[in-house]
Molecule: Fluoride riboswitch aptamer (crcB RNA motif)
Organism: Rhodanobacteraceae bacterium
RNA sequence: ACAUUCACGGGAGAUGGCAUGCCUCCCCGAACCGCCACGUUUAUUGUGUGGCUGAUGAUGCCUACCUGACC
Numbered sequence: 001a002c003a004u005u006c007a008c009g010g011g012a013g014a015u016g017g018c019a020u021g022c023c024u025c026c027c028c029g030a031a032c033c034g035c036c037a038c039g040u041u042u043a044u045u046g047u048g049u050g051g052c053u054g055a056u057g058a059u060g061c062c063u064a065c066c067u068g069a070c071c
Stems, first nucleotide, its partner, number of pairs: 009027005016062005022057001034052007
């Protein structure tokens, strides 16, 4: 000096906020930026059309939205 691993720290996990003795990933040229079908494209890429789920990575709560019932 480089590489790897661990600890600490920071960051990320398709729509908002808070919390967590939690999970995964990343270390700034990074992690992340949803899925399915068809067409186009040399292409697993880019793009067009149609369709689908969800405010969580997971859990709890709040807010927004949707549905039903009651007053």